The RNA shown here (small-subunit ribosomal RNA) has 1550 nucleotides and comes from a metagenome.
[in-house]
RNA sequence: AGGGUUUGAUCCUGGCUCAGAACGAACGCUGGCGGCGUGGUUCAGACAUGCAAGUCGAACGGUCUGGCCACUGGAGUAAUCCGGUGGUCAGGUAGUGGCGAAAGGGUGAGUAAUAAGUAGAUAACGUACCCUCUGCUCGGGGAUAGUGGCGGUGGCUUCGGCCACCUAUUGAAAGGGCCAGUAAUACCCGAUGAUCUCUUUAGGCUUUUUGGUCUUUGGAGCAAAGGUGGGGAUCCUUCGGGACCUACCGGCAAAGGAGCGGUCUACUUCCCAUCAGCUUGUUGGUGAGGUAAAGGCUCACCAAGGCGAUGAUGGGUAGCCGGCCUGAGAGGGUGAACGGCCUCACUGGGACUGAGACACUGCCCAGAGCCCUACGGGGUGCUGCAGUUUCGAAUCGUUCACAAUGCGCGAAAGCGUGAUGACGCGACGCCGCGUGCGGGAGGAAGGCCUUCGGGUUGUAAACCGCUUUUAGGGGGUACGAAGUGAACGGGGUCAAUAGCCCCGGGAUCUGACAUCAACCCCAGAAAAAGCUUUGGCUAACUUCGUGCCAGUAGUUGUGGUAAGACGAAGUGAGCGAGCGUUGUUUGGUAUCACUGGGCUUAAAGGGCACGUAGGCGGCUUGAUGUGUCGGUUGUGAAAUUCCUGGGUUUAAUUCAGGAAUUGCUUCCGAAACUAUCAGGCUUGAGGCAUUUUGGGGGUGACUGGAACUCUUGGUGGAGUGGUGAUAUGUGUAGAUAUUAAGAGGAAUGUUGGUGGUGAAGACGGGUCACUGGGAAUGUCCUGACGCUGAGGUGCGAAAGCUAGGGGAGCGAACGGGAUUAGAUAUUCCGGUAGUCCUAGCUGUAAACGAUGUGCACUAGGUCGCGGAGGUUUUGAUGUUGUUGCGGCCGGAGCAAAAGUGUUAAGUGCACCGCCUGGGGAGUACGGUCGCAAGGCUAAAACUCAAAGGAAUUGACGGGGACUCACACAAGCGGUGGAGCAUGUGGCUCAAUUCGAAACAAUGUGAAGAAUUUUAUCCUGGGUUUGACAUGCACGAAUGAAACUGGUGAAAGCCGGGGAUUGCCUUUAUGGGUGAAACGUGCACAGGUGCUGCAUGGCUGUCGUCAGCUCGUGUUGUGAAGUGUUGGGUUAAGUCCCUUAACGAGCGAAACCCUUGUCGCUAGUUGCCAGCGGGUUAUGCUGGGGACUUUAGCGAGACUGCCGGUGUUAAACCGGAGGAAGGUGGGGAUGACGUUAAGUCCUCAUGGCCUUUAUGCCCAGGGCUGCACACGUGCUACAAUGGGGCGGAUAAAGGGUUGUUAAUUUGUGAGGGGGAGUUAAUCCCAAAAACCGCCUCCCAGUCCGGAUUGCAGGCUGCAAUUUGCCUGCAUGAAGUUGGAAUCGCUAGUAAUCGCAGAUCAGUUAUGUUGCGGUGAAUAUGUUCCUGAGUCUUGUACACACCGCCCGUCAAGCCAUGGAAGCUGGUAGUACCCGAAGUCGCUGACCCAACCCCUCGGGGAGGGAGGUGCCGACGGUAAGACUGGUGACUGGGGCUAAGUCGAAACAAGGUA
Repeated sequence: AGGGUUUGAUCCUGGCUCAGAACGAACGCUGGCGGCGUGGUUCAGACAUGCAAGUCGAACGGUCUGGCCACUGGAGUAAUCCGGUGGUCAGGUAGUGGCGAAAGGGUGAGUAAUAAGUAGAUAACGUACCCUCUGCUCGGGGAUAGUGGCGGUGGCUUCGGCCACCUAUUGAAAGGGCCAGUAAUACCCGAUGAUCUCUUUAGGCUUUUUGGUCUUUGGAGCAAAGGUGGGGAUCCUUCGGGACCUACCGGCAAAGGAGCGGUCUACUUCCCAUCAGCUUGUUGGUGAGGUAAAGGCUCACCAAGGCGAUGAUGGGUAGCCGGCCUGAGAGGGUGAACGGCCUCACUGGGACUGAGACACUGCCCAGAGCCCUACGGGGUGCUGCAGUUUCGAAUCGUUCACAAUGCGCGAAAGCGUGAUGACGCGACGCCGCGUGCGGGAGGAAGGCCUUCGGGUUGUAAACCGCUUUUAGGGGGUACGAAGUGAACGGGGUCAAUAGCCCCGGGAUCUGACAUCAACCCCAGAAAAAGCUUUGGCUAACUUCGUGCCAGUAGUUGUGGUAAGACGAAGUGAGCGAGCGUUGUUUGGUAUCACUGGGCUUAAAGGGCACGUAGGCGGCUUGAUGUGUCGGUUGUGAAAUUCCUGGGUUUAAUUCAGGAAUUGCUUCCGAAACUAUCAGGCUUGAGGCAUUUUGGGGGUGACUGGAACUCUUGGUGGAGUGGUGAUAUGUGUAGAUAUUAAGAGGAAUGUUGGUGGUGAAGACGGGUCACUGGGAAUGUCCUGACGCUGAGGUGCGAAAGCUAGGGGAGCGAACGGGAUUAGAUAUUCCGGUAGUCCUAGCUGUAAACGAUGUGCACUAGGUCGCGGAGGUUUUGAUGUUGUUGCGGCCGGAGCAAAAGUGUUAAGUGCACCGCCUGGGGAGUACGGUCGCAAGGCUAAAACUCAAAGGAAUUGACGGGGACUCACACAAGCGGUGGAGCAUGUGGCUCAAUUCGAAACAAUGUGAAGAAUUUUAUCCUGGGUUUGACAUGCACGAAUGAAACUGGUGAAAGCCGGGGAUUGCCUUUAUGGGUGAAACGUGCACAGGUGCUGCAUGGCUGUCGUCAGCUCGUGUUGUGAAGUGUUGGGUUAAGUCCCUUAACGAGCGAAACCCUUGUCGCUAGUUGCCAGCGGGUUAUGCUGGGGACUUUAGCGAGACUGCCGGUGUUAAACCGGAGGAAGGUGGGGAUGACGUUAAGUCCUCAUGGCCUUUAUGCCCAGGGCUGCACACGUGCUACAAUGGGGCGGAUAAAGGGUUGUUAAUUUGUGAGGGGGAGUUAAUCCCAAAAACCGCCUCCCAGUCCGGAUUGCAGGCUGCAAUUUGCCUGCAUGAAGUUGGAAUCGCUAGUAAUCGCAGAUCAGUUAUGUUGCGGUGAAUAUGUUCCUGAGUCUUGUACACACCGCCCGUCAAGCCAUGGAAGCUGGUAGUACCCGAAGUCGCUGACCCAACCCCUCGGGGAGGGAGGUGCCGACGGUAAGACUGGUGACUGGGGCUAAGUCGAAACAAGGUA
């Protein structure tokens, strides 16, 4: 720092997605150790059990235990035991009392402000414990806990109790009642008392002045508690001690401090405007009450205010912050752990106590839940620490200790403390360490791959040597401990050598962790590696399996038989005690843009104007000091982050210091800019003048002509009208046409123009009236009066609506006629609303320049309209500058490009509107406007990975231009009809083997299917190393061939027979070895089995069309363009010219073959003129090379020459010469590519399949089958003919398993025969059409020959399926062929025969060649088809056989409406009214004080009653918001469904 993904490719816009970091995480696989952190994010659900707040006996009376002392009782001989009373010491203790319990700990439900953060205020306040300072601490009194004790009878009753007597308990429990009596630092009264409080007198100071503060005069009011230790004079004594003194700890009052709190102010703090109005204690005042304290905090009265687009009110969500994560930053997200604040404590309400609470482990009431119960009644609150249960993807031990740090109490020792310190569990996170190190190549084995050679795993292992962290075993002790505190020493206090306090001292004592860490020793490489991934993004590749299946996937995508993407294996890559996945946040994303985006066409300028709030604002002077700037003060807690240093072996962690904390605030200063105030100016803006000027600007009234329709009359007489063509319509009841008159409504021809006016919509005959705005010139006036403009208001095409008119033409709907498969369209004939007017509504358009308004600046050229000038002596006119408006071209710049370009889309400023992927959707719901139609505002679920803009190259177009082709036209002959042949489809069959399928399959592979061919295509019979190739092993001389037997359809099987042979050795017999051969076995052979969509090669087609490209340069951001376009020309991208191109290549042409002319050479088998010979005749012969010819080599033709046209070109036209003339004719030759064209059955070949079979052999059958359809042919339909007889003339080819002459035989096919011939010699071989003569006379014929019968011939092993030929007989269809369609432009078509290949024969009418005879027509490009070039449009690129829209049908998904049903939330009105505060009352009750006659009374207090308020609850009507709902609406996505064909090309009606 970027990458992937829209396209055939490109640039842009734009979304989606990835790579990074992080986490209180979870899940999967795996798991050695340690340090430091961290761990219920869900149910503020419910909780068993234990613990989490006590302490003080130096406040108090008791009481318990123990010791001691004194006195004393009983038992016992005694020791001794059991006691009692009093005192004292020590240790506890329920209760009274004091302090604490409001801290610490937990949570985030509520709360959008009674909160938090920051900065301030309190002159409007409080404060226990602590500190400082001043003073005081006197005299009395009455109770009450503790403690002790405690029910029976009778009567009445409203059934609740009440009364009387004697003198006194109740309940299961929790608890309660009565009586007696007791203490205090508990309570009460009195005294004293101020710097306290209230009041009062007289003043001072003070800009923090609703007051504060200081001095001063008088009055009134208000305090207290003692405890412990010690002590000697004096006094008292119950002889214990007390008074008294003293020390310490307390107590009271006042002032101050510190810390902690209460209250107030300013600013800041999420989303929704589809929440726009809210408010009655509401806002303010006066007075009162209340509070520690200001205040409607509360009340009475008065006034009618207060808040709000700078977002009130309402709704949703949420604890806030320091910080944390991310980021370059600005920001975005977040608020676990640690820290600050707030809040809550089962839910709701309330007060009490207290310095402090409306109180987590206090109280009262109500509610829900749970527990106990003797059913009468009681109890309870883990959001403390552990733990349980539920919920969940998910989160730990019912541990140890108060040793440390804190806190509470205490004089202290000390006690308490789930705060805290520790340990435990969890890879949850961060950090560190280890799982060994060195050597070691026969590169072992195994695995995998392989081109079979090898490569790789891989120094990896084994093996050798070494080390021992960690884990294990043994040993081993440190820090965390500071302190408390006896003896003793010093000092202080004091009357004191008691005592007490301080300092020193230090016996003794204190460790949960801890079986600790460090450290030492022992043994042994020993106990310790996985996870993910391997197509691109993104580091890392092969094989096998699978076969759009199974699967994968973050995105693009992958998988349909050769998958680097699935699964496995091997190898590799990344990280490593972890690795992946999922989720979330941020980044990338400038994809909400402050930093830092846009709006002509990609999403986006409001339809236009006026104008409110707001924002912004000309020149100049002065002041102030609002913003601003500089400095400064305080604050910005600590922790965190950063830097430096220390210290854990390092690191994480941790400690210290610094910086930072970008903020707010205090004060001082500056004065340019901004702002405010005061003043001035004229250039912005406005006014005025020039009786200036142009104009379809607006409104109303009046009015004209043309056209149209209708009415009436005349003329006239059959059609008219309409269309591509028709028809409906209209017309003999007289149309159309024409003429005259009249009526009506609408629109205003020409002028007229990218010309004018208007803000836009819009405005067009003429005249008049009224009226808006603009421009020019002058520079007289005002003096910034300006620009923009959220809301708001007005205007606003067409259609539409309401009411009333009007209605000629046109004309939705509708009717009819056509078209069509249909035609609810296009077209035609009619035709209603409407179009027109008046009054109102609607408020939208591709309301467009798809371009908001205003101002300023920034090259030009040219045209038009308006104005006022200069100049041409004046005018017209021309010309020249100037100004406003309207256009075109164009530079810089800008832009993705197209383009724009002083009329900006350039450069800036001001303000407004709008956009943020496509679809869903401008839709639903809500609100609002409207009579309605509908408008404005405006989502979400769900779904896709694109949607889009501009430009490029192609392809395509029922777009255009040019050009070509037997493409059409002009001709000739066919096909399509018939019969037959042949091929194909279909059908059939046991099988009818397979391939080829528009052109470019169909007389094609097949240049020969009776068997063979031939293919398992069918039936049947056999065979298994095989019909064929190679190798190995074994056997043994068995064996092969010739010949031959049995069986059999054959193949085959079973035999017979035969025994030869290489090499070495040996006299020989023989032995050894081994080739061929045989048998057995193993490797393998074999396959016309599959895949032509895995391939090579070959071939068809576009097309013998003229195209297809490259290098360098250059243009463009780029794809690409240029060249190759343009002007000519050509068969041709052939050539020429022009030219940002210059050159080049593959094609075209040429070179090659053949044919046409001539020459040279050669002369047999060919030829033969001349010269001989010979024959009835014949190159027959001697000879010859002249000719023909043969086959070699050359020549020739090049637009070379002439004329014209043309650009002095290329070239074309015409001509001459020439055998041939513009490529002379024909052939071979086929660019880049297209068609996944054809062929695995020619051949080759990857992969797959098969191996007693899909191989091989054989017999028979089939490939020939026939209701039918198509293609290609042959023969015909006849007289340009058929038949008969006679006659003439080719070329090319073949021939020894061949061709076969003469001759003979047969009607003939053929047979006999065999000369010649391995061929310019002989043969096939007769050429046929043609010519001559004869016949037929237009008929289904003397045409035509199918079909069938009989008799023959030939080939062959074989002729039935299934051959060909001959003769005789038979004699079908057919009389020129519908729609449609094919070939051909000259030696061509047409027509005539000949030959070859294949081949035993042949179904050949096919095919390949050969020659004979031999035309017609076109000199054109409108149309059909195809092709080429240029251009244009495109939503196509698999490229029009393209793309693509909508209904309907089916499935799935989310959502709207809906009669209703059912929850929740916040309020309103009324009812009820608990606890409780406050008020009133208080006939009943009461110790303290006062009076008193001692009986009592008073003051004061209380129980009880009652009033206001008041939670829960109830009733009622609504509001808001969920769930569900028969049915219903559209939407989205789906397989190859149905119907059409709307859009993209002029998309066939733009």